RNA sequence: AGAGUUUGAUCCUGGCUCAGGAUGAACGCUAGCUACAGGCUUAACACAUGCAAGUCGAGGGGCAGCAUGACAGGUGCUUGCACUUGUUGAUGGCGACCGGCGCACGGGUGCGUAACACGUAUCCAAUCUACCCAUGGCUCAGGGAUAGCCUUGCGAAAGUAAGAUUAAUACCUGAUGGUUUCAGACUCCGGCAUCGGGGUAUGAAUAAAGAUUUAUCGGCGAUGGAUGAGGAUGCGUCUGAUUAGAUAGUAGGCGGGGUAACGGCCCACCUAGUCAACGAUCAGUAGGGGUUCUGAGAGGAAGGUCCCCCACAUUGGAACUGAGACACGGUCCAAACUCCUACGGGAGGCAGCAGUGAGGAAUAUUGGUCAAUGGGCGAGAGCCUGAACCAGCCAAGUAGCGUGCAGGAAGACGGCCCUAUGGGUUGUAAACUGCUUUUAUGCGGGGAUAAAGUCAGUUACGCGUAACUGUUUGUAGGUACCGCAUGAAUAAGGACCGGCUUAUUCCGUGCCAGCAGCCGCGGUAAUACGGAAGGUCCGGGCGUUAUCCGGAUUUAUUGGGUUUAAAGGGUGCGCAGGCGGGCUGCUAAGUCUCCGGUGAAAUGUCAGGGCUCAACCUUGGCACUGCCGGAGAUACUGGCGGCCUUGAGAGUGGCGGAGGUAUCCGGAAUGUGUGGUGUAGCGGUGAAAUGCAUAGAUAUCACACAGAACACCGAUUGCGAAGGCAGGAUACCAUACCAUAUCUGACGCUGAGGCACGAAAGCGUGGGGAUCGAACAGGAUUAGAUACCCUGGUAGUCCACGCAGUAAACGAUGAAUGCUCGCGGUUCGCGACAGACAGUGAGCCGCCCAGCGAAAGCGUUAAGCAUUCCACCUGGGGAGUACGCCGGCAACGGUGAAACUCAAAGGAAUUGACGGGGGCCCGCACAAGCGGAGGAACAUGUGGUUUAAUUCGAUGAUACGCGAGGAACCUUACCCGGGCUUGAAAGUUAGUGACGGUACUGGAAACAGUACUUUCCGCAAGGACACGAAACUAGGUGCUGCAUGGUUGUCGUCAGCUCGUGCCGUGAGGCGUCGGCUCAAGUGCCAUAACGAGCGCAACCCUUGCCUACAGUUGCCAUCGGGCGCAGCCGGGGACUCUGUAGGGACUGCCACCGCAAGGUGCGAGGAAGGGGGGGAUGACGUCAAAUCAGCACGGCCCUUACGUCCGGGGCGACACACGUGUUACAAUGGCCGGUACAGAGAGAAGCGAAGCGGCGACGCCGAGCAGACCCCAGAAAGCCGGCCCCAGUACGGAUUGGAGUCUGCAACCCGACUCCAUGAAGCUGGAUUCGCUAGUAAUCGCGCAUCAGCCAUGGCGCGGUGAAUACGUUCCCGGGCCUUGUACACACCGCCCGUCAAGCCAUGAAAGUCUGGGGCGCCUGAAGUCCGUGACCGAGAGGAGCGGCCUAGGGCGAAACA
Repeated sequence: AGAGUUUGAUCCUGGCUCAGGAUGAACGCUAGCUACAGGCUUAACACAUGCAAGUCGAGGGGCAGCAUGACAGGUGCUUGCACUUGUUGAUGGCGACCGGCGCACGGGUGCGUAACACGUAUCCAAUCUACCCAUGGCUCAGGGAUAGCCUUGCGAAAGUAAGAUUAAUACCUGAUGGUUUCAGACUCCGGCAUCGGGGUAUGAAUAAAGAUUUAUCGGCGAUGGAUGAGGAUGCGUCUGAUUAGAUAGUAGGCGGGGUAACGGCCCACCUAGUCAACGAUCAGUAGGGGUUCUGAGAGGAAGGUCCCCCACAUUGGAACUGAGACACGGUCCAAACUCCUACGGGAGGCAGCAGUGAGGAAUAUUGGUCAAUGGGCGAGAGCCUGAACCAGCCAAGUAGCGUGCAGGAAGACGGCCCUAUGGGUUGUAAACUGCUUUUAUGCGGGGAUAAAGUCAGUUACGCGUAACUGUUUGUAGGUACCGCAUGAAUAAGGACCGGCUUAUUCCGUGCCAGCAGCCGCGGUAAUACGGAAGGUCCGGGCGUUAUCCGGAUUUAUUGGGUUUAAAGGGUGCGCAGGCGGGCUGCUAAGUCUCCGGUGAAAUGUCAGGGCUCAACCUUGGCACUGCCGGAGAUACUGGCGGCCUUGAGAGUGGCGGAGGUAUCCGGAAUGUGUGGUGUAGCGGUGAAAUGCAUAGAUAUCACACAGAACACCGAUUGCGAAGGCAGGAUACCAUACCAUAUCUGACGCUGAGGCACGAAAGCGUGGGGAUCGAACAGGAUUAGAUACCCUGGUAGUCCACGCAGUAAACGAUGAAUGCUCGCGGUUCGCGACAGACAGUGAGCCGCCCAGCGAAAGCGUUAAGCAUUCCACCUGGGGAGUACGCCGGCAACGGUGAAACUCAAAGGAAUUGACGGGGGCCCGCACAAGCGGAGGAACAUGUGGUUUAAUUCGAUGAUACGCGAGGAACCUUACCCGGGCUUGAAAGUUAGUGACGGUACUGGAAACAGUACUUUCCGCAAGGACACGAAACUAGGUGCUGCAUGGUUGUCGUCAGCUCGUGCCGUGAGGCGUCGGCUCAAGUGCCAUAACGAGCGCAACCCUUGCCUACAGUUGCCAUCGGGCGCAGCCGGGGACUCUGUAGGGACUGCCACCGCAAGGUGCGAGGAAGGGGGGGAUGACGUCAAAUCAGCACGGCCCUUACGUCCGGGGCGACACACGUGUUACAAUGGCCGGUACAGAGAGAAGCGAAGCGGCGACGCCGAGCAGACCCCAGAAAGCCGGCCCCAGUACGGAUUGGAGUCUGCAACCCGACUCCAUGAAGCUGGAUUCGCUAGUAAUCGCGCAUCAGCCAUGGCGCGGUGAAUACGUUCCCGGGCCUUGUACACACCGCCCGUCAAGCCAUGAAAGUCUGGGGCGCCUGAAGUCCGUGACCGAGAGGAGCGGCCUAGGGCGAAACA
């Protein structure tokens, strides 16, 4: 110090989440020791038991109990001792009692309290203070009671009554008086407003206590101090305005009462105030502070332990006593609860220490001691002290220590992993060797320190201190600490390992189980689940949960924003408030400096010190940022005064405008009415219909009426605060600007509330109503059409008055002032004039510099640089909703949440993709044509169904005559059955010698068995081949094409896809590759922040078309010769054809025109070929998780007497049906018969097979030739010539079926092809729709080949023969390319996304009803108690009882509001 998460990627805004620290914590796993600190956060819930406040006999009467003494008696008897009984207060002492002091401290808790409660500062001239200190004074004389004890009652008890008697430092009277108070008089001093202090004389009232035994302790008055307490005030002190008004003792005054004292604290009277937007009142929550946690700080959060203050003591009220209380362990009353009871009545208060129950996630012992510290009493010894000090329990925190250290490689065993005969890791880790002993255990030492005091004595002197001697006091504890012995001996875990975030592999699981703080993992190869191994982090702990701060500048004072991300109020005026021009004087409030006081201690921090260190404790300094006071300074701000003119305003003179209000006037258009002309339609639409019209419409002419709106001018125009404003005229009102510099002299800016204005729609009342026109009606459209379109049409639209108060009321940009480069246009004024061009002021526009901005953009009219004031924002949804309040006639408006839910929502820009967006261009894409498919039969493939199996794959284009270029067995992967298990095949090694063949037996065969027979090469060694045995390797067409390689399809032979350097941009990215022209082409040219380059295109390659050269056999035959069967047949020849090889040729090269160029055009020339001559091969970056694990290869998983392998048989050929691809047809451009002509390219030895013979034929027999320019397949067919058929389901068509055959093959039943005879089905040109093709193409005709024993081939791949039609053109359909635009899409339009919905009722709102609670109001009643009155009763009196009254806690009743 940051990180993750919105996107395909980017920048920004913005939320969510994480890493840190902390805790009085809790939970999970684990746990050796020590020190220090801590320990009911919940029920201020209820409490059994014990203890927590007593003490003083030196105040007193006394004496129950104890001890001692004395006396009397008794017993034992050792004759003075023990025991015992009684008497005696004589002594020590002392229960209970009177009295004094204490009990108001200490200890607990945080209910209440938003307050002078607390903090801080000041004040009390408005106060008190027991004990303590200092000073000075006094302490005289009397008296009467009363507890206790005793007697007698009542009561269960608690307790209580009466009588008798008695003491005091208890109480009372008198004296003395200082003092105090009061009365009136005089006087001095001082101050802070009322005033304070002192003095003089007079009058009145007012004190005291003694004890003990010589030394003190007490008592009373007064003054002062100290301490403690009380009161007043300034400032500070939570949230809510969906709490806006509150208040009658209320605010103040005069006079009283009361108090220690001020005061409406209380009372009588008078006045009507007082508080509040700087937040009263009300509601909610809460003890406050020192401090604690966090943070760089400013802040934020908290207030446990410790310290200070406050409040409380079961709940509520009240007073008494006292110096002090309205009193935790006191009293009285009321209430609730618990307990006792003899039912009459009583007792109690752990929020003291322990402890119990309950509540809860959760918090300890019914311990020891007064040794120390402190407190109360006491002269003191001492007593009391759950304050305190100690111990116990708890990892609940902080700190410290340990669980060993060194050596040790065969890098052991084991585990885990891998590319696995080996290696890596665990790992010097272990074993083993040596060493040490903190800790542990045992034994021993250790009065450790904390001890000083107390008491007694002695000495010294300054006479109450010190020293010395003696005596005595230790809970913890025989603890800390020290020593010795033993022996590595007694001691390590938790979480995590996808990113954030340090640390990875294997196995299991298979969107299951589970994980998760956020993003997210898991659907068969999970570094994210579970286990293991290894690793990482921390370590007597580690994790989780909860909470707080931080990160979060995410409430922004430090330190944010508001054009588009959330956010400028619709606009103006304006009270309060905030802010405010120049010069000068005074002041000194703010501000600054210095000084003083205070800011308790602890805490914090720095420097030291003490526990072995540290935590901890402790000494000193600093800090405590604050408050108060004093002095000084005067720049700035403020206050008071004086002056000024530039801000602002006024005057004068001009001038502009759809600025406003009212009145009057105008024409065009529209509609309607009347009349005329006129006739059949009009109107309306994409097309129609509803509608109007022969009762005369529409159209047209004339006249009339009505209402509304104002064409042209008109514009980037003008005006206005905004909304808004447009025919013309007039009146009134308002206003900007310019010029001038005459006046005032800061008079200004902003503006919460408030007031006013405020489009359209809407509302009320009354008019008006032409047009248009919500609602409504009808007609269309449509699947529907409550819409868009059409015909009508009510409110409304218009006017007057009133309400309403909202808009994308927008520049999505608040107002004001100043400053900051320029250019261009335009409106109005001034000035100068020449209708010009410049200048100047105020507006309105466009472009841009700097700067700003996330970018888009803004840019003197800022979104720049600054200042002032106002308004508003703080993730999305819920929601501008609900409730409440305010306003409104209503509609509705203003204000304005929460529960719950998500991890995003969003802005700008980028690249793509998409659009029933645009521009340009291409393609058999459409169009123009030709021929087909879709209808029939058959063939073939697929789906479906069926089946034991119908093996598997391919499935829009890009599957479907596809893998398959050939399923009867085999193939074959499928099914049934029978076999084999190192296996059907291959390799290595030992052994055997055959293997095999023939015959037989069993069997369906595989296989098994029997008999006979039998090797080759080599000189040999050995080898070939085969069998069988063992072993190692097997095998799998089983799964995953979504783990892969390779190969392939498609976009697409479309023209694209990229890179280097540079430049632009914060960046994604862009430029280049865009633009213009051109091209089949990102082909080229020009232009250009680009310049170049690569993969594609083109070319290079093959083939075909022309020519040339060379070479001529099996090819050819022009010339010469021979020859007959007249066939290049032969001799010959290389001319030609042809075959083969090598070259040439075409490049817009030439001409004309167009064009800058590139290039284009031409019935141009020439040429075999002309602008790419035709065809092929060649397929960029990539897309479709496209296809294929069954062609092959390969990772992983799975099977191993089977998912392997062999054999027989079956199946892949099934068949209601549906689809694709084909064949043959439906006929006369045809069919049949006869005759006859012309190819190319191929294949051939287990082959092609001539000729001949046989058969109607398939074919058979025989067999020449040919490993091929020679032989053969081989007859090409359409064509041509001739004939028949005559439009018919036919002499078309050939399916199907019957019969007879041929061939291949081990075998044609399932399931072959072919031949012959016979049979002769559907079908007469095919719906919607759809396919191919632009020239040697389509169409049509035949021929060949591969596979192959044969063939289901009508398929596929080739070959030649005959040989067309059409293209105006690019609007439309489909696909594609480039540019541009919009986008909320990016799995990318087959996208995204909106609304409704049953049931349930988890959350929230509303609701009738019901229940409860706190607070207030009114009425009635009213305890205790203070006070007041009375007081005939008691008392000698003082006084009191009693009675009455005021007030009140509590209780009852009632109405209402709130939650």